[in-house]
Small-subunit ribosomal RNA, 5' domain from Levilactobacillus namurensis, 505 nucleotides, folded computationally. Its Rfam family is "Bacterial small subunit ribosomal RNA". Gene Ontology terms of the family: structural constituent of ribosome and ribosome. Its mean pLDDT, the model's own confidence on a scale to 100, is 81. The RNAcentral record of the full RNA draws on ENA and SILVA.
Context: one part of a larger RNA
RNA sequence: UUGAUUGACGUGCUUGCACUGAAUUUCAACAUUGGAACGAGUGGCGAACUGGUGAGUAACACGUGGAAAACCUGCCCAGAAGCAGGGGAUAACACUUGGAAACAGGUGCUAAUACCGUAUAACAACAAAAACCGCAUGGUUUUUGUUUGAAAGGUGGCUUCGGCUAUCACUUCUGGAUGGUUCCGCGGCGCAUUAGCUUGUUGGUGGGGUAACGGCUCACCAAGGCGAUGAUGCGUAGCCGACCUGAGAGGGUAAUCGGCCACAUUGGGACUGAGACACGGCCCAGACUCCUACGGGAGGCAGCAGUAGGGAAUCUUCCACAAUGGACGCAAGUCUGAUGGAGCAAUGCCGCGUGAGUGAAGAAGGGUUUCGGCUCGUAAAACUCUGUUGUUGAAGAAGAACGGGUGUCAGAGUAACUGUUGACAUCGUGACGGUAUUCAACCAGAAAGCCACGGCUAACUACGUGCCAGCAGCCGCGGUAAUACGUAGGUGGCAAGCGUUGUCC
Numbered sequence: 001u002u003g004a005u006u007g008a009c010g011u012g013c014u015u016g017c018a019c020u021g022a023a024u025u026u027c028a029a030c031a032u033u034g035g036a037a038c039g040a041g042u043g044g045c046g047a048a049c050u051g052g053u054g055a056g057u058a059a060c061a062c063g064u065g066g067a068a069a070a071c072c073u074g075c076c077c078a079g080a081a082g083c084a085g086g087g088g089a090u091a092a093c094a095c096u097u098g099g100a101a102a103c104a105g106g107u108g109c110u111a112a113u114a115c116c117g118u119a120u121a122a123c124a125a126c127a128a129a130a131a132c133c134g135c136a137u138g139g140u141u142u143u144u145g146u147u148u149g150a151a152a153g154g155u156g157g158c159u160u161c162g163g164c165u166a167u168c169a170c171u172u173c174u175g176g177a178u179g180g181u182u183c184c185g186c187g188g189c190g191c192a193u194u195a196g197c198u199u200g201u202u203g204g205u206g207g208g209g210u211a212a213c214g215g216c217u218c219a220c221c222a223a224g225g226c227g228a229u230g231a232u233g234c235g236u237a238g239c240c241g242a243c244c245u246g247a248g249a250g251g252g253u254a255a256u257c258g259g260c261c262a263c264a265u266u267g268g269g270a271c272u273g274a275g276a277c278a279c280g281g282c283c284c285a286g287a288c289u290c291c292u293a294c295g296g297g298a299g300g301c302a303g304c305a306g307u308a309g310g311g312a313a314u315c316u317u318c319c320a321c322a323a324u325g326g327a328c329g330c331a332a333g334u335c336u337g338a339u340g341g342a343g344c345a346a347u348g349c350c351g352c353g354u355g356a357g358u359g360a361a362g363a364a365g366g367g368u369u370u371c372g373g374c375u376c377g378u379a380a381a382a383c384u385c386u387g388u389u390g391u392u393g394a395a396g397a398a399g400a401a402c403g404g405g406u407g408u409c410a411g412a413g414u415a416a417c418u419g420u421u422g423a424c425a426u427c428g429u430g431a432c433g434g435u436a437u438u439c440a441a442c443c444a445g446a447a448a449g450c451c452a453c454g455g456c457u458a459a460c461u462a463c464g465u466g467c468c469a470g471c472a473g474c475c476g477c478g479g480u481a482a483u484a485c486g487u488a489g490g491u492g493g494c495a496a497g498c499g500u501u502g503u504c505c
Base pairs, nucleotide, nucleotide: 001029002028003027004026010019011018012017013016052263053262054261062187063186064185065184066183067182068181071180072179076176077175078174079173080172081171082170084118086116087115093108094107095106096105097104098103124147125146126145127144128143129142130141131140132139133138153168154167155166156165157164158163189235190234191233196226197225198224201223202222203221204220205219206218207217208216238260239259240258241257242253243252244251245250265286266285267284268283269282288299289298290297291296316342318341319340320339324338325336326335327334328333355385356384357383358382365376366375367374368373390442391441392440393439394438395437399432404427405426406425407424408423409422410421411420449494450493451492452491453490454475455474456473460489461488462487463486464485470477471476
């Protein structure tokens, strides 16, 4: 603003209906303003960290010790100075075009801490001079000349509306810290059945390029450079702290954790940026997979889980950001398969249990026997206990400190306030997890196997078999009395494991 709804009074009469409709009740739509949430886009920072893998690499890749007077460094810290005055666009949005899609184009409008000029400045850059210093090129300081920057921003408080102030940003310079880059000495594999290798190759001069030195690259000039102290080639391999073994010297390995390097479907390239030639960015080429309207497009688990395949063989498509750490943000906070946890696997290590005490009629039974016995053996039974563990129930953590809210006080600063810093009190924050732990009740109840027994090597008899069946790490055993094969009893060893196989010392 509009439309419904409620409806006093009044009018008409068919006396309980119709009309008009003030104030008012309830609601809806739209418009404007303020706040909150979500969302696309512009802009800033991050995405170069963290995480994964070891293909390549025999190399300044790594380790160690040096050098950079030949270098860079966002965020962070300290110091000095500033933050003035302007402009033109563009996304979003609206309308529209092409296309199956991916997406691309056109017209019109608009903002900024996006973008672009101008002013201001030297302590910065360049050039020259002087002084001082050094390790050759050179370095530092002073003076002179030329050139060049910014966001008038966000939020809060006060205001006499001029501005002031706090904080976070922004610009320039110097120094630091952190991170990186480059160079050099030394060290760490095999093969000589690999003996010669090299043309940007080795050096110089001059351009270019880089943050920077340099054949890094180019033009010209010279003809050098490496090699039996093993060049070149081939094979193998990420390197180290470390780990295994060993008395040590050594030998072997490169799982987990930490440092460095390299890689991200294969190969190449640059862009952006302080930093990449960038795992979850871009472009090109190759292989592969998928979509398609056949014109064209999309993708990259060596992230965490998970699937398929391969294989002798290696786990959950779990919970949480509560802690630690990271990115962003003034903060609240958001994100974080980093991380913290839980799950699976005797894979390893450590710890515990499967009961303890008493108990000789030396029971029954097994084995053996010289038939007397011996042995399993205090072993069992039986009696008296305990409750680790188990089952049930109850209580129930530490890891939580910050940051933040509220209140009080104080310090610096300000003209003052706000804000900021510190102290105290208080509020609240746990994935694991009702977990660890503690207490109570109950029951010996639910919990022992594997290998060996001739010597090496701890541990023996009986029967069966008869150079057969078989054993075996080596020596070897077995052809009628097998402690060596098989079974039984006994014994020895280790034990939730034991033995075999592979591998290293």